[in-house]
RNA sequence: UGAGUCGGCUAGGCGGCCGCGUGAGCGCCAAGCUCCCGAGGAACGUCCGGGCUCUACAGGGAACGGUGGUGGAUAACAUCCACUCGGGGUGACCCGCAGGCCAGUGCCACAGAAAGUAAACCGCCGCGGCAACGCGGUAAGGGUGAAAGGGUGAGGUAAGAGCUCACCGCGCAACGAGUGAUCGUUGUGGCAUGGUAAACCCCACCGAGAGCAAGACCGAGCAGCGUGCGUUGAGGCGUCCCGUCGAGCAUGCGGGUAGGUUGCUUGAGCUUAUCGGUAACGAUAAGCCUAGAUGGAUGGUCGCCACGCUUGUUUUCAAGCGGACAAAACCCGGCGUAUCGGCCGGCUCAUUCG
Numbered sequence: 001u002g003a004g005u006c007g008g009c010u011a012g013g014c015g016g017c018c019g020c021g022u023g024a025g026c027g028c029c030a031a032g033c034u035c036c037c038g039a040g041g042a043a044c045g046u047c048c049g050g051g052c053u054c055u056a057c058a059g060g061g062a063a064c065g066g067u068g069g070u071g072g073a074u075a076a077c078a079u080c081c082a083c084u085c086g087g088g089g090u091g092a093c094c095c096g097c098a099g100g101c102c103a104g105u106g107c108c109a110c111a112g113a114a115a116g117u118a119a120a121c122c123g124c125c126g127c128g129g130c131a132a133c134g135c136g137g138u139a140a141g142g143g144u145g146a147a148a149g150g151g152u153g154a155g156g157u158a159a160g161a162g163c164u165c166a167c168c169g170c171g172c173a174a175c176g177a178g179u180g181a182u183c184g185u186u187g188u189g190g191c192a193u194g195g196u197a198a199a200c201c202c203c204a205c206c207g208a209g210a211g212c213a214a215g216a217c218c219g220a221g222c223a224g225c226g227u228g229c230g231u232u233g234a235g236g237c238g239u240c241c242c243g244u245c246g247a248g249c250a251u252g253c254g255g256g257u258a259g260g261u262u263g264c265u266u267g268a269g270c271u272u273a274u275c276g277g278u279a280a281c282g283a284u285a286a287g288c289c290u291a292g293a294u295g296g297a298u299g300g301u302c303g304c305c306a307c308g309c310u311u312g313u314u315u316u317c318a319a320g321c322g323g324a325c326a327a328a329a330c331c332c333g334g335c336g337u338a339u340c341g342g343c344c345g346g347c348u349c350a351u352u353c354g
Stems, first nucleotide, its partner, number of pairs: 001350010012305007020038002023035004040325001044336002047334005052211004064207005069083005084098001085096004099202002104200002106196003121142002123138006150168006169191001170189008215262004224253006235245003269288008307322006
């Protein structure tokens, strides 16, 4: 210098004018005025996990669903960290729904002789036969297929074959290392453990349901029930009398509708420092308060500066254009997806120079 890989940060800044929401203050009230605060890295999708709330609930089992290498982190998780194994890359690094098919059952299209305790289509070998061919042996070679009963080489044989041997792979056993997944060494078997569990199933572990429109409190009006008064006049016509109309009126009660209040934002909280831990993360100390709407606020516009792109000029400079994805609604931890651009750091490979 070029190419790559991993991780982190940011999401234009300042000011003027108009406007919106919560809260506080001023204002006798009202109108209004002043001040503080006012979206995100994903607030999104609502795919997982929890807090909180109500309902259900002795205990155990079955069924159903989920998770699936090991150890740890955590309130919990399908998340994260470290490691193991397998795969990819020259490498940094990346990817993996990564238990079990020697418990049982099922399935393996087409092709092929044969798709799983079995198999002879061609070929090879032996015997019989003049020959065509027949009987037998054989899994080395050919052919089919996604997949053909360990692989390579040598011995052996009529031809062959783990039939025998060496190495590799696989299974089993012992010993050693490790908390463990697993790894290493030695011995042994002769390999008759084909594949498939995102097929049933088996094993281990986990799991009640519904959700802030949860739930709690207050509560008009109408209806209901009780009590009292009332045609010997209740009550209305503002009050008293008269007059007039003429059957209800008053009061209590519980449930609860409209509506209101609450839940509501101080929290598994944020920042900094120190300590423990490889890390995820945890502990301690100090400091900080950072939206709470309910038809639902957080917006619009102008100016200057910064950034990027294009064109002219090709030092400078000028003009034009551009700034994404998206936006709280009980709250957290993750995952997934979207995103104009910009910045920083670790590491790897190639090349050049010293």

Predicted 3D model of a 354-nucleotide RNA (Bacterial RNase P class A) from Arcanobacterium phocisimile.
The source organism's lineage runs through Bacteria, Bacillati, Actinomycetota, Actinomycetaceae and Arcanobacterium.
Its Rfam family is "Bacterial RNase P class A". Rfam classes the family as a ribozyme.
The gene name in the source record is rnpB.
The sequence is in RNAcentral, with records from ENA.